[in-house]
RNAcentral holds the sequence, with entries from Rfam.
This is a predicted structure of a 108-nucleotide RNA (SAH (S-adenosyl-L-homocysteine) riboswitch aptamer) from Polynucleobacter paneuropaeus.
Of the family's consensus pairs, 100% are formed in the model.
Its mean pLDDT, the model's own confidence on a scale to 100, is 76.
Taxonomically the source falls in Polynucleobacter (Bacteria, Pseudomonadota, Betaproteobacteria, Burkholderiales).
């Protein structure tokens, strides 16, 4: 990098169903069943999926200590532990349709 979760980014409500999810059938691995799938098709559900940040996992890099082969060292592999930081200040851009409130500024 990337994965899951929690938080903020002011709320509610109805609505459409694209992605992901779940369900059923079909195809394929196979002769069957579980499985499974960059498969498809109904039907359910579905508008915080995006950004920031926090926490875990996990990559990288470094140190250290173990430990296998080998005559012995060393080295190389491999486990495993820790570290990649703290604090101060200042600060965002966004999120289908419609409707309603909040909050803020402007005009009257």
């Nucleotide at each position: 990098a990337c994965c899951u979760u929690c938080a903020a980014g002011g709320a509610g409500c109805g609505u459409u169903g694209c992605a992901a999810g779940g369900a059923u059938u079909g195809c394929u691995g196979u002769g069957a069943a579980c499985c499974a799938g960059u498969c498809a098709a109904u039907c359910c559900c579905c508008a915080g999926g995006c950004u920031u940040g926090g926490a875990g996992g996990g990559u990288g890099u470094a140190a250290a200590u173990u430990u296998u082969g080998c005559u012995a060292u060393c080295c190389c592999g491999a486990a495993u532990u820790u570290a990649c930081u703290a604090a101060u200040u200042g600060c965002a851009a966004c999120c289908g349709c419609g409707c309603u409130c909040g909050c803020u500024a402007a005009c009257c």